The part of an RNA shown here (small-subunit ribosomal RNA, central domain) has 350 nucleotides and comes from an uncultured prokaryote. RNAcentral holds the full RNA, with entries from ENA.
Context: one part of a larger RNA
RNA sequence: CUGGGCGUAAAGGGUACGUAGGCGGCACUGUGUGUCGGAUGUGAAAGCCCACUGCUUAACCGUGGAAAUGCAUUCGAAACUGCAGUGCUAGAGUAUCGGAGAGGUAAGUGGAAUUCUUGGUGUAGCGGUGAAAUGCGUAGAUAUCAAGAGGAACACCAGCGGCGAAGGCGGCUUACUGGACGAAUACUGACGCUGAGGCUCGAAAGCCGGGGGAGCGAAGAGGAUUAGAUACCCUCGUAGUCCCGGCCGUAAACGUUGUACACUUGGUGUGGGAGGAUUUAUCCCCUUCCGUGCCGUAGCUAACGUGUUAUGUGUACCGCCUGGGGAGUACGAUCGCAAGAUUAAAACUC
Repeated sequence: CUGGGCGUAAAGGGUACGUAGGCGGCACUGUGUGUCGGAUGUGAAAGCCCACUGCUUAACCGUGGAAAUGCAUUCGAAACUGCAGUGCUAGAGUAUCGGAGAGGUAAGUGGAAUUCUUGGUGUAGCGGUGAAAUGCGUAGAUAUCAAGAGGAACACCAGCGGCGAAGGCGGCUUACUGGACGAAUACUGACGCUGAGGCUCGAAAGCCGGGGGAGCGAAGAGGAUUAGAUACCCUCGUAGUCCCGGCCGUAAACGUUGUACACUUGGUGUGGGAGGAUUUAUCCCCUUCCGUGCCGUAGCUAACGUGUUAUGUGUACCGCCUGGGGAGUACGAUCGCAAGAUUAAAACUC
């Protein structure tokens, strides 16, 4: 390289946007450096292959042919591809109308609860556990009532429900704002798909600067347990968790399933629309589009399973895999304040 693969055996990039590139709808006309055919020239000799021939044979040699699948020039063909032009509307998009949604950002605001402070009532315990102890409490705790402070999270609604490209998003209100969906028309006229590099976003933890700090709580301290207990349990508790600005760029970033399009029996739920039928009627019933679950036919699969939301049948493009360990390591390079990230071997060994 070919071939074979990537849900669980090795293997889908965390995610989108998009450059080059690759691939690309229907119809007509033209073109002819892709493609196909003919002719001419060339493709040295030797060798290989075939026939004949010379040494007694053979090896070897000689003669002729074939071959040299190529290249160039020229003459043609026009189905396919390309290129150029024209047109079309089925792909793609725009406009109008409509409802749904924890989609995003900013500002404001609400109640419950925990903690703390102050005051009242009140007295000897509270707390904690398997049992205890450390701890708190006669300087009046716990409990209870009232007032206040402050931070964080938003019970019920809440749902295998919704939205988002993914990460993710949940009190309420307002402002700004992204996307998807449905129903009809009108318009643009292939404007499309994928996407190496590139660039964007990217949980938690961590880092830098400035705030904040109620609860929780790595580290740390103490009490238990235990043979020991650098743990599990308990009492405290610093970073952190929260906010603003800037980094980091990783996760079992998982549906362990790349994106787009097309096709292929069914059943039953659910969310958002539209239409029909029946109507007093928003219910129920039927049809249809989009999303999201479960069960299963064929098929596929090593099996498990998957099964119109495919792991079925096809097309286009990208990424990735090639025995286990060494190792996602060393070295080098790029990025980073650092932690480290990305790229990525070999010896050796089984």